RNAcentral holds the full RNA, with entries from ENA.
A computed fold for a 587-nucleotide part of an RNA from a Nitrososphaerota archaeon, annotated as large-subunit ribosomal RNA, domain V.
Its mean pLDDT, the model's own confidence on a scale to 100, is 81.
It matches the Rfam family "Archaeal large subunit ribosomal RNA". On this family, see Yusupov et al., Science 2001: "Crystal structure of the ribosome at 5.5 A resolution".

[in-house]
Context: one part of a larger RNA
RNA sequence: CCACGAACCCCCAGUGGGGAGAGAAGACCCUGUGGAGCUUUACUGCAGCCAGUUGCUGCGGAGCGGUUUGGAGUUCAUAGCGUAGCCGGGAGCCGUCGAUCCAGGCCUCUCCGGGGGCCUGGGGAGGCGUCAAUGUAACACCGGCAACUCCGAGCUGCCCCGCUAACCAGGGCUUGACCCUGGGACAACUGCUGGUGGGCAGUUUGGCUGGGGCGGCACUCCUCCGAAAAGAUAUCGGAGGAGCCCAAAGGUCGGCUCAGGCGGGACAGAAACCCGCUGUAGAGUGUAAGGGCAAAAGCCGGCCUGACAGGGCCCUCAACAGCGAGGGGCCCUGAGGGGAAACCCGGGCCUAACGAUCCAUCGGCUCCUACCGGUGGGGGCCGGUGGUGUCAGAAAAGUUACCCCAGGGAUAACAGGCUCGUCGCGGGCGAGAGUCCCCAUCGACCCCGCGGCUUGGUACCUCGAUGUCGGCUCUUCCCCUCCUGGCCUCGCAGCAGGGGCCAAGGGUGAGGCUGCUCGCCUAUUAAAGGGGAACGUGAGCUGGGUUUAGACCGUCGUGAGACAGAUCGGUUUCUACCUACUGGGGG
Numbered sequence: 001c002c003a004c005g006a007a008c009c010c011c012c013a014g015u016g017g018g019g020a021g022a023g024a025a026g027a028c029c030c031u032g033u034g035g036a037g038c039u040u041u042a043c044u045g046c047a048g049c050c051a052g053u054u055g056c057u058g059c060g061g062a063g064c065g066g067u068u069u070g071g072a073g074u075u076c077a078u079a080g081c082g083u084a085g086c087c088g089g090g091a092g093c094c095g096u097c098g099a100u101c102c103a104g105g106c107c108u109c110u111c112c113g114g115g116g117g118c119c120u121g122g123g124g125a126g127g128c129g130u131c132a133a134u135g136u137a138a139c140a141c142c143g144g145c146a147a148c149u150c151c152g153a154g155c156u157g158c159c160c161c162g163c164u165a166a167c168c169a170g171g172g173c174u175u176g177a178c179c180c181u182g183g184g185a186c187a188a189c190u191g192c193u194g195g196u197g198g199g200c201a202g203u204u205u206g207g208c209u210g211g212g213g214c215g216g217c218a219c220u221c222c223u224c225c226g227a228a229a230a231g232a233u234a235u236c237g238g239a240g241g242a243g244c245c246c247a248a249a250g251g252u253c254g255g256c257u258c259a260g261g262c263g264g265g266a267c268a269g270a271a272a273c274c275c276g277c278u279g280u281a282g283a284g285u286g287u288a289a290g291g292g293c294a295a296a297a298g299c300c301g302g303c304c305u306g307a308c309a310g311g312g313c314c315c316u317c318a319a320c321a322g323c324g325a326g327g328g329g330c331c332c333u334g335a336g337g338g339g340a341a342a343c344c345c346g347g348g349c350c351u352a353a354c355g356a357u358c359c360a361u362c363g364g365c366u367c368c369u370a371c372c373g374g375u376g377g378g379g380g381c382c383g384g385u386g387g388u389g390u391c392a393g394a395a396a397a398g399u400u401a402c403c404c405c406a407g408g409g410a411u412a413a414c415a416g417g418c419u420c421g422u423c424g425c426g427g428g429c430g431a432g433a434g435u436c437c438c439c440a441u442c443g444a445c446c447c448c449g450c451g452g453c454u455u456g457g458u459a460c461c462u463c464g465a466u467g468u469c470g471g472c473u474c475u476u477c478c479c480c481u482c483c484u485g486g487c488c489u490c491g492c493a494g495c496a497g498g499g500g501c502c503a504a505g506g507g508u509g510a511g512g513c514u515g516c517u518c519g520c521c522u523a524u525u526a527a528a529g530g531g532g533a534a535c536g537u538g539a540g541c542u543g544g545g546u547u548u549a550g551a552c553c554g555u556c557g558u559g560a561g562a563c564a565g566a567u568c569g570g571u572u573u574c575u576a577c578c579u580a581c582u583g584g585g586g587g
Base pairs, nucleotide, nucleotide: 008587009586010585011584012583013582014581015580017579018578019577021574022573029408030407031406032405034404035403036400037399038398039397042203043202044201045200046199048196049195050194051193052192053191055189058163059162060161061160063158064157065156066155067154068153069152070151071150072149073148074147075146085145086144087143088142089141092128093127094126101122102121103120104119105118106117107116108115109114167183168182169181170180171179172178173176206219207217208216215236220242221241222240223239224238225237243391244286245348246347250304251303252302253301254300255299256298258282260278261277262276263275264274265273284293285292287353289351290350291349308334309333310332311331312330313329314328315327316326336345337344338343359386360385361384362383363382364381365380367379368378369377415462416460417458418457419456421455423451424450425449426448427447428446432442433441469544470542471541472540474536475533476532477531478530479529482507483506484505485502486501487500488499489498490497510522511521512520513519550568551567553565554563555562556561
């Protein structure tokens, strides 16, 4: 001096691995006693519609009712002269102004015997009561009442017909307290009552939860374990129960002893009933479990209703703060039950078997209120019943992929972490297969590991965003090696092949189907290996799939809508600051 390698500083042009790059307080998911759109046989209402009724709204007539009132008539148990409605007064009443009686005609009621009324004729002085029989005494007479029938009147209801003047419609001109025509007390309108009523409105649509939903109730109670020898103690921990039942299965007094075993006894047998011995509970207890119980708390019988009324205190529920309802115990007063008595009894051997305010209803209390009184109304106090089981108790259905907001990595889906049942790979043992022979090769049952690729579990980071399947592109790593290389072994003659050891340098390709990864198939090949890198790689591409808004089908749903069902369609942002790398240049 030249070449190469390594190193430093700077510049230019690029690439897009990293800065869980930028963008947007995640749209998925959950939470909120947040919202909105829509639906309906959710809840509660409102318009609308329908029906009834009131007012505007009047007149006349026919029919049928209700009610009040006037008149007339009728009212028959039996006994009894006989057709006695009931009550009261009552000793008289009616009659020459024609009574009882006889005859005829008409009307009416009827229990068929008769009663009442009117008219005509005859006749001419009595007839009916009080008295005896009868539950009641005279239609002799007077008054009142009840029921039924007929006639009349008032008010009123239903139905039908007619009218015109309210009211309504059309028309006219002389525009008005107008007229004509048609309808007409209807319709319309108003008030009230009932029905219908997503047409519309306001709302609700529970909680727990190894995300949420679906499922379940661990949401109120009881027993045992868990529970760590006081008490208390969690999980969608384990094993089970309660939401009743009983007028006796309660109270009391008296008596009795069970299950089983052994022996004996006609039918009678393993088991029926009787006798004897033994028998601490091995039975029974209304119902779960635990604890208890033998002259009983078990079994049988007698008499009863304490399964009482009123009041006080305490305990528990509810460890250590408070807490309603509920549950329990002790005592006092009263009235009782059983027992000779002592005594016991305020339900049940005990521990489960339950429920506020408001409202409704029932019972009690001379407590209040408006009133002169009666009937009745409202309220208060004491007690009972009706229920909230989401059980300290709102009155309450869905859907949203058209969606919105506030939040959450307190909570899911991707990826990561942990774990590794599952998955993959290996080992120990060696039953057995391999003609014989465990180990050439294969290897059950059982046992021990490794990996972190599958699927799970978990919920630790991320919800003020770490873009999600597959393909394309491109790089690198691992070896538990598919090929190529070097060896060992064989149930290796050779060719081929099986098994094993070392080895990751290089290679590991092309097509058909499918969005596919995978897989199946085709022809080749030395071979067509398995995996990791945020299931490598979307500020590199694609966008077929999945996963918005449109739409169709099937299925489900009354519906709005829904579907790891199918189908067609569907915006893929970013000018590179730092770093990294590539190419070029300068010092």